[in-house]
RNA sequence: GAGCGAUAAGGGCAAUCCUGUUGAAAGGCAGGGGCGCAAAGCCAAGGAUCUAAGGCCUUCUUAAAAAUGGCUAGGACAGCCUGGCUGACGAA
Numbered sequence: 001g002a003g004c005g006a007u008a009a010g011g012g013c014a015a016u017c018c019u020g021u022u023g024a025a026a027g028g029c030a031g032g033g034g035c036g037c038a039a040a041g042c043c044a045a046g047g048a049u050c051u052a053a054g055g056c057c058u059u060c061u062u063a064a065a066a067a068u069g070g071c072u073a074g075g076a077c078a079g080c081c082u083g084g085c086u087g088a089c090g091a092a
Base pairs, nucleotide, nucleotide: 004090005089012037013036017032018031019030020029021028022027035079041085042084043083045082046081047080049076050075054072055071056070057069059067
């Protein structure tokens, strides 16, 4: 230095849930909390997944509007996987 990762040391993060707030929603943020995590630090480039305001189509109607249903990411997710960048400690 690379790999590896413990019932080690000192620390760190914080799922579900609850409250507040924000957003059309998914979700985000703050507080409580403590399932887990050695990258659960950072980056939406690829895949998966979630949402569908807007857009397109559909149904209804004489027609239109409204409403119904479907599709759609330029929205979200890094605690789903791949990839990129950075990084604490040291038993075997």
Molecule: c-di-GMP-I riboswitch aptamer
Organism: Syntrophomonadaceae bacterium